[in-house]
RNA sequence: GGCGCUAUAGCCAAGUGGUAAGGCGUGGGUCUGCAACACCCUGAUCCCCAGUUCAAAUCUGGGUGGCGCCUC
Numbered sequence: 001g002g003c004g005c006u007a008u009a010g011c012c013a014a015g016u017g018g019u020a021a022g023g024c025g026u027g028g029g030u031c032u033g034c035a036a037c038a039c040c041c042u043g044a045u046c047c048c049c050a051g052u053u054c055a056a057a058u059c060u061g062g063g064u065g066g067c068g069c070c071u072c
Stems, first nucleotide, its partner, number of pairs: 001070007010024003018054001027041004047063005
């Protein structure tokens, strides 16, 4: 330098156009004499900027970060 993959909550992670699942953790509550266990509740400008669309996490273009391959 070229090509490909990838970016979703504190962490992991599903979602391929129509209100963003789930798990762990955090916080609150029930229970308990106090705890532990168990159960319930609790949270997302979907990396950034534009475009397409009635509607974008999802499609298109550009940018940034990360990973891999190729070449020198």
Source information:
The RNA shown here (transfer RNA) has 72 nucleotides and comes from Firmicutes bacterium ADurb.BinA205. It matches the Rfam family "tRNA". The coordinates come from a structure-prediction model, not an experiment, and the mean pLDDT is 81.